Context: one part of a larger RNA
RNA sequence: ACCAACGACUGUAUGCGUAUUGCUGUUUAAUCCCGUUCUGCGGGAGAAGACAAAGGGAAACCGAGUCUGAAAGGGCGAUCGCAAUUAAUUUUUCUUUUUAUUAGCAGGUUAUUUUAUAGCCCACUAAUAAAAAGAAGAUUUUUUGCAAGUAUUACGUAUACGACCCGAAGCCAGGCGAGCUACCCAUGAUCAGGAUGAGCCUCACAGAAAUGUGAGGGGAGGUCCGAACCCACGAGCCGUACAAUACUCGGGGAUGAAUUGUGGGUCGAAGUGAAAAGCUAAUCGAGCCUGGGAAUAGCUGGCUCUCCCCGAAAUCGUUUUAGGACGAGCCUCAGAUGGUCCCGUUAGGAGGUAGAGCACUGGAUGGUAACCAUUGGGCGCAAGCUCGGGUUACCAAUCAAACUCCGAAUGCCUGACGGCAAAGUCUGGGAGUGAGACCGUGGGGGCGAAGCUCCACUGGUCAAAAGGAGAAGAAUCCUUAUCAUCAUCUAAGGUCCCUAAAUGAAUACUAAGUGGAAAAAGUGGUGUAAAUUCUUAUACAGCGAGGAGGUUGGCUUAGAAGCAGCCAUCCUUCAAAGAGUGCGUAACAGCUCACUCGCUUAGAAUUUAUGCGCUGAAAAUUUAACGGGGCUCAAGUAUUCUACCGAAGAUAUGGAUCAGGUUGGUGGUAGGGGAGCGUUUUCUGUGCAGUGAAGCCCAAAUGUGAGUUUGAGUGGAGCGCAGAGAAGUGCGAAUGUUGGU
Numbered sequence: 001a002c003c004a005a006c007g008a009c010u011g012u013a014u015g016c017g018u019a020u021u022g023c024u025g026u027u028u029a030a031u032c033c034c035g036u037u038c039u040g041c042g043g044g045a046g047a048a049g050a051c052a053a054a055g056g057g058a059a060a061c062c063g064a065g066u067c068u069g070a071a072a073g074g075g076c077g078a079u080c081g082c083a084a085u086u087a088a089u090u091u092u093u094c095u096u097u098u099u100a101u102u103a104g105c106a107g108g109u110u111a112u113u114u115u116a117u118a119g120c121c122c123a124c125u126a127a128u129a130a131a132a133a134g135a136a137g138a139u140u141u142u143u144u145g146c147a148a149g150u151a152u153u154a155c156g157u158a159u160a161c162g163a164c165c166c167g168a169a170g171c172c173a174g175g176c177g178a179g180c181u182a183c184c185c186a187u188g189a190u191c192a193g194g195a196u197g198a199g200c201c202u203c204a205c206a207g208a209a210a211u212g213u214g215a216g217g218g219g220a221g222g223u224c225c226g227a228a229c230c231c232a233c234g235a236g237c238c239g240u241a242c243a244a245u246a247c248u249c250g251g252g253g254a255u256g257a258a259u260u261g262u263g264g265g266u267c268g269a270a271g272u273g274a275a276a277a278g279c280u281a282a283u284c285g286a287g288c289c290u291g292g293g294a295a296u297a298g299c300u301g302g303c304u305c306u307c308c309c310c311g312a313a314a315u316c317g318u319u320u321u322a323g324g325a326c327g328a329g330c331c332u333c334a335g336a337u338g339g340u341c342c343c344g345u346u347a348g349g350a351g352g353u354a355g356a357g358c359a360c361u362g363g364a365u366g367g368u369a370a371c372c373a374u375u376g377g378g379c380g381c382a383a384g385c386u387c388g389g390g391u392u393a394c395c396a397a398u399c400a401a402a403c404u405c406c407g408a409a410u411g412c413c414u415g416a417c418g419g420c421a422a423a424g425u426c427u428g429g430g431a432g433u434g435a436g437a438c439c440g441u442g443g444g445g446g447c448g449a450a451g452c453u454c455c456a457c458u459g460g461u462c463a464a465a466a467g468g469a470g471a472a473g474a475a476u477c478c479u480u481a482u483c484a485u486c487a488u489c490u491a492a493g494g495u496c497c498c499u500a501a502a503u504g505a506a507u508a509c510u511a512a513g514u515g516g517a518a519a520a521a522g523u524g525g526u527g528u529a530a531a532u533u534c535u536u537a538u539a540c541a542g543c544g545a546g547g548a549g550g551u552u553g554g555c556u557u558a559g560a561a562g563c564a565g566c567c568a569u570c571c572u573u574c575a576a577a578g579a580g581u582g583c584g585u586a587a588c589a590g591c592u593c594a595c596u597c598g599c600u601u602a603g604a605a606u607u608u609a610u611g612c613g614c615u616g617a618a619a620a621u622u623u624a625a626c627g628g629g630g631c632u633c634a635a636g637u638a639u640u641c642u643a644c645c646g647a648a649g650a651u652a653u654g655g656a657u658c659a660g661g662u663u664g665g666u667g668g669u670a671g672g673g674g675a676g677c678g679u680u681u682u683c684u685g686u687g688c689a690g691u692g693a694a695g696c697c698c699a700a701a702u703g704u705g706a707g708u709u710u711g712a713g714u715g716g717a718g719c720g721c722a723g724a725g726a727a728g729u730g731c732g733a734a735u736g737u738u739g740g741u
Base pairs, nucleotide, nucleotide: 001741002740003739004738005737006736011161012160013159014158015157016156017155018154019153021151022150023149024148025051026050027049031045032044033043034042035041036040055062056061065076066075067074068073081146082145083144084143087140088139089138090137092136093135094134095133096132097131098130099129100128101127102126103125104124107121108120109119110118111117112116164302165301167299171292172291173290174289175288176287182266183265184264185263186262187261188260189259190258191256193225194224195223196221200217201216202215203214204213205212206211229253230252231251233250234249235248236247268284270280271279272278305676306675307674308673309672310671315328316327317326318325319324329433330432331430332429333428334427335426336425337424342419343418344417345416346415347414348413349412355406356404357403361400362399363398365396366395367394368393369392370391371390372389376387377386378385379384436462437461438460439459440457441456442455443454444453445452467478468477469476482655483654484653485652487651488650489649493645494644495643496629497628498627502642504641505640506639507638508637509636515631521615522614523613525612526611527610528609529608530607531606532605533604534603542599543598544597545596546595548572549571550570553567554566555565578593582591583590656666657665658664677730679727680726681725682724683723684722685721686720687719688718695714696713698711699710700709701708702707
């Protein structure tokens, strides 16, 4: 490293929620009895107790009320649920029909001579009364369901426990260790050889003596040199070693605070320590072993089958808080509400931004005037002159996030109307997020630096987004992927070749490979537009001539003659000619210009704006600042036009799924929800199997998928299916564990 097996959201208790089942008040607990396949299970007994049925108050207590308060009032509560259905009651209401009475009115008929009056018949309308039928309501009642209550079960989640799994350094307790090492005690042992030569002693000599000198003896010392022995200062070597500290060559001590053998003593907050926090068994700023113990870990890593629906956040507040939490925001699921949301129009509002302005508050410039200080600077002997300083007013022109006499556009709030059905709001279960990034716009910080940093715009994209363009490329441009198709049309972007599509059309520009990196600054490179002036009475340029006299103007000066400098800058002759434009001389001279004439000849000069260029332009592995080839006959630039290519976009055809009103929806990380596959095992039922079970292996079929089924072979004894139940239930990762290669 690979393969195989094992390997991580569990159990108990108690809440909450959803679903389910039972009952209508619900329910038993311990315990006991019976049965049994006996650590268990099934049936029965067991109302103790629990929840509910009433609340309010701190409580006493009162009670559909209660608490507070003097009261008024206020707080928290109650006011007996909903729907359907059976039956009954009703002096409740409405409708229809009939009858009666009254009123109005049309008509007919009879009588009186017409009018008019009277009698009779009868349609219609209204009101009132009565009766019958129907409907609705109310009350009572039967039954059922929902709601509400309660108990079980399942799932989700919370709290306490190891609580998804693995992982510390540590803390405490009880024991085991001084055969290593530190120190101590007892008893033993060891130190080649050589050198130096202390005190002291003896003798000789000198001396009166004290004492001195010399010779000899002697053998002291944390003395010297140097083996054994002990140590470990330097270098090499070794550094998967000979060795978890060795080896080689040098080095230090080597009669001493020396070294060493044997036996013994002292230990874990303790020993021992000529002290380095050294040593206490290859372990020491607190040994080792076992236990508390699965310590704790706001941290890192890992967390195992499938399909479908929706789908975030990186913000606010608080936090010994900042890489963690809690509440809110944003997601999901269920229930409720019912047009509340959103968009447009219209009407009405609040506001002090952009801009602008100087009326306030301040800043700042110039001028005029007045006043103040004179103690400011310079000049001057002084008088004084001149330049300033401060305050105020006025004039002119200005600046401001913390100025405003003004003042938008958008946005925001409210009402109405219209559109849309995508949405909103409330209650409850479950979350994740609380490190964001770039781009655009408005700002603060920074250097109007940063791929910088901090806000805002509920801006866009990425995050969590594949596809096409940008050579390549999270955040740019286009576009949002349900699946299939060797169909069509387009977007951004492209169409000479690499490389799909125009060597397309029209008119210009560029000569720099500009295009295909860059500034201030420079440019008589070239195109376009315009203005002014001169010009056949001959311009501009060129060429042939002239460019004179007073005069060397005056001053100054050594000199100053147009031309060092100062002042003045006139007059004359002329076609014209400065008291002189530049060069020049010591000063003159000389050359030249302005100015004038002639020759020649048709445009010339200046300025402004603007298009495309040029210079400015030097770097490190290799051209390397078009993706490349290559492009000037553009395949470059500007404007216009027509075709075509081009994506998972749109269309076409077919299929899946959700929703069903549709030309409908179906990208997706954290996360929520739904539906399933498979493994082991239990129960009930039902099957297969030596005429070959499981397992292994190859192939085929089938399902969106997890998977399933069938056939051949192997194998040689067990194994399925259906419906329920229970889980040690699915591996690729954890420097995972064990085994194998």
A computed fold for a 741-nucleotide part of an RNA from candidate division CPR1 bacterium GW2011_GWA2_42_17, annotated as large-subunit ribosomal RNA, domain II. The RNAcentral record of the full RNA draws on ENA. Lineage of the source: Bacteria > Bacteria candidate phyla > candidate division CPR1. Its mean pLDDT, the model's own confidence on a scale to 100, is 82. Its Rfam family is "Bacterial large subunit ribosomal RNA". Rfam links the family to the GO terms structural constituent of ribosome and ribosome.